[in-house]
RNA sequence: GUGCUAGAUGGGGAACUAGCGGUGCCCUGUAUCUGCAAUCCGCUACAGCAGAGUCGAAUGCUCCCCUAGGUUAUCUUUUUGAAAGUCUGAGUUAAAUUGGAUUCGUUGAGAAUUAAGCUCCAUGCAUUAGAAGCCUACAAACCCCGCCAGGAUCGGAAGAUAGCAACGGUAAGUAGUAUCUUUUAAGUGAUGUGGAAUAACUUAAUUUGAGUUGAAGAUUUAUCUAUCGUUUUGGAGGGAUUUAUCGACGGGAGAUGCAC
Numbered sequence: 001g002u003g004c005u006a007g008a009u010g011g012g013g014a015a016c017u018a019g020c021g022g023u024g025c026c027c028u029g030u031a032u033c034u035g036c037a038a039u040c041c042g043c044u045a046c047a048g049c050a051g052a053g054u055c056g057a058a059u060g061c062u063c064c065c066c067u068a069g070g071u072u073a074u075c076u077u078u079u080u081g082a083a084a085g086u087c088u089g090a091g092u093u094a095a096a097u098u099g100g101a102u103u104c105g106u107u108g109a110g111a112a113u114u115a116a117g118c119u120c121c122a123u124g125c126a127u128u129a130g131a132a133g134c135c136u137a138c139a140a141a142c143c144c145c146g147c148c149a150g151g152a153u154c155g156g157a158a159g160a161u162a163g164c165a166a167c168g169g170u171a172a173g174u175a176g177u178a179u180c181u182u183u184u185a186a187g188u189g190a191u192g193u194g195g196a197a198u199a200a201c202u203u204a205a206u207u208u209g210a211g212u213u214g215a216a217g218a219u220u221u222a223u224c225u226a227u228c229g230u231u232u233u234g235g236a237g238g239g240a241u242u243u244a245u246c247g248a249c250g251g252g253a254g255a256u257g258c259a260c
Base pairs, nucleotide, nucleotide: 001260002259003258004257007055008054009053010028011027012026013025018044019043020042021041022040032052033051034050035049036048061254062253063252064251065250069246070245071244073242074240075239076238077237078236079235080234081233082232083231084230087229089228090227091224093222094221095220096219097218098217104211110208111207112206113205114204115203116202117201119196120195121194122193123192124191125189126188127186128185129184130183131182132181133180135176136175137174138173144169145168146167152161153160154159
C1' cells in the first nucleotide's frame, strides 16, 4: 500500500419491565434509508427485530476529567383538604376577687315602718253583642172560636137543630221593635265593693341622717367555639454554594486482528 474480518452506522435520564433495548416524554445537538410497536413491540446476559446501503481497524473500543440535564434524600417555604377545645393562644358566655369612670344626694343619700297602687279571685254598675218576653202588624177554604144571611134537616104548626160564605177574633207562625223586663256572654271600663297575696317595683306619709350608683379595664376559675393562631396528618408547588446517583456534549490518556 491492497484485500478482508470482528465491529460500527448517535448518546443519555426518568418511567415501564423479571431484566435489556426500542416506540412515546425530557436533555444533548445533527447523526444513512425503509417496515413494526403503550390496551405496546422485539429480545434473553454477545439482550430491539427484519431488509437495503455505507464505513471499517479508527470517525470505532477502554479508562479518567468536566457538568447541560434527570432522579433520590434532607432542610426550608407557599398553598390546599381533614382532624384536635386535655395545644387553650386570640375569641364567646358566666362566676369570683378587684377596679372606681359616671350619676344622684343636707332643696335629704341609703335604710326602716305604714298605707295605696301594680297582681289574683268573687261580685255590683256601666258598655257591647246575642236570646227570650212584653208590644205592634199580618196570619186558618174545611179538620179553631163567636155571630151565622141564603140554603138544609125535623115538625101539622108554633118552633127547634146543625152549619158554609161574609164579618169579627184567636193559635202555631212570620215580620218589626226607639224605649221597657228577664237572661247569657265578653281581645269591654282613668268604674264601685269584699277577699287573697304583698318577693320585687311605683307613689305617698313618718322616723333616722351621709352616703349612693357601679362603666371600661385587670386577674383567676369554669364553659363554648375548629373563625384565626398552634399542633398532627394527606395532597400540590417553589427554593437551597446541601446529600447520593446516573450522566449527553466536550477535553485527556491508553490498547488494537488476519492475509499478501

The prediction has a mean pLDDT of 76. Bacterial large signal recognition particle RNA from a chicken gut metagenome, 260 nucleotides, folded computationally. The sequence is in RNAcentral, with records from MGnify. Its Rfam family is "Bacterial large signal recognition particle RNA". On this family, see Regalia et al., Nucleic Acids Res 2002: "Prediction of signal recognition particle RNA genes". It is annotated as a non-coding RNA gene. Rfam describes the family as follows. The signal recognition particle (SRP) is a universally conserved ribonucleoprotein involved in the co-translational targeting of proteins to membranes.